[in-house]
Molecule: c-di-GMP-I-GGC riboswitch aptamer
Organism: Desulfobulbaceae bacterium
RNA sequence: AUAGAAAAAGCCAAACUUGUUGCAAAGCAGGGACGGAAAGCCACAGGUUUUAUGAAGAUAGCUGGGUUGCCUUGA
Numbered sequence: 001a002u003a004g005a006a007a008a009a010g011c012c013a014a015a016c017u018u019g020u021u022g023c024a025a026a027g028c029a030g031g032g033a034c035g036g037a038a039a040g041c042c043a044c045a046g047g048u049u050u051u052a053u054g055a056a057g058a059u060a061g062c063u064g065g066g067u068u069g070c071c072u073u074g075a
Stems, first nucleotide, its partner, number of pairs: 003072002011036002016031006034061001040067003044064003047059005
């Protein structure tokens, strides 16, 4: 390279909940831990979803894609 069975250093944090922002989807912060090997980042394609229906938003923890990276494995 490849792969993610097992293990491990560390990491993230669903539901629920408190505060806060937003019309909303939802975001952010605290608690929490269902899970995660990219559950890091990017709305490019599809999906889902919201609305003042204007085409503009939300979702990267829905799938694919792009990009960077830890540990283990091992030529």